[in-house]
RNA sequence: GAACUUGUAGCUCAGUUGGCUAGAGCGCAUCGUUGACAUCGAUGAGGUCGGAGGUUCGAGUCCUCUCAAGUUCA
Numbered sequence: 001g002a003a004c005u006u007g008u009a010g011c012u013c014a015g016u017u018g019g020c021u022a023g024a025g026c027g028c029a030u031c032g033u034u035g036a037c038a039u040c041g042a043u044g045a046g047g048u049c050g051g052a053g054g055u056u057c058g059a060g061u062c063c064u065c066u067c068a069a070g071u072u073c074a
Stems, first nucleotide, its partner, number of pairs: 001073007010026004019057001028044005050066005
């Protein structure tokens, strides 16, 4: 220098052929349960889907540029 893969909650990840409100597990907070702790149960907070732009009635998803990490080639 070139090609490819990945990037979504604090962490690990899902998200179908673009469709109505962006989700799960763990973790966190509060409450219940207990003599207390743990377990368990209930509720809740937490995201501008790496960034910018475009297409579209509508984008996490498609297109372009760009950033970071990784793999391969030279």
This is a predicted structure of a 74-nucleotide RNA (transfer RNA) from a Patescibacteria group bacterium. It matches the Rfam family "tRNA". Rfam classes the family as a transfer RNA. Rfam's curators write: Transfer RNA (tRNA) molecules are approximately 80 nucleotides in length. Taxonomically the source falls in Bacteria candidate phyla (Bacteria). The sequence is in RNAcentral, with records from ENA.